RNA sequence: GCCCCCGUAGCUCAGUGGAAGAGCAAGGUCCUCCUAAGACCUAGGUCGUGGGUUCGAAUCCUACCGGGGGCA
Numbered sequence: 001g002c003c004c005c006c007g008u009a010g011c012u013c014a015g016u017g018g019a020a021g022a023g024c025a026a027g028g029u030c031c032u033c034c035u036a037a038g039a040c041c042u043a044g045g046u047c048g049u050g051g052g053u054u055c056g057a058a059u060c061c062u063a064c065c066g067g068g069g070g071c072a
Base pairs, nucleotide, nucleotide: 001071002070003069004068005067006066007065010024011023012022013021018055026042027041028040029039030038048064049063050062051061052060
């Protein structure tokens, strides 16, 4: 330098056009003599950034930023 993959909650990841989710972690309640475990509930997101397509974009297109890999 060229090519490919990834970027979504604190962490690990789903979601591939129609109102953003799970597990773990956090907070609360119940249970227990207490703790742990367990049950239930709650909160937590400019979906990497800008632009474009579309009635509608996390999703499609484009440029850039960051991470990983391959070739030279």
The RNA shown here (transfer RNA) has 72 nucleotides and comes from Ardenticatena maritima. RNAcentral holds the sequence, with entries from ENA, MGnify and Rfam. The source organism's lineage runs through Bacteria, Chloroflexota, Ardenticatenia, Ardenticatenaceae and Ardenticatena. RNAcentral records the identical sequence in 2 taxa. It matches the Rfam family "tRNA". Rfam classes the family as a transfer RNA. The prediction has a mean pLDDT of 82.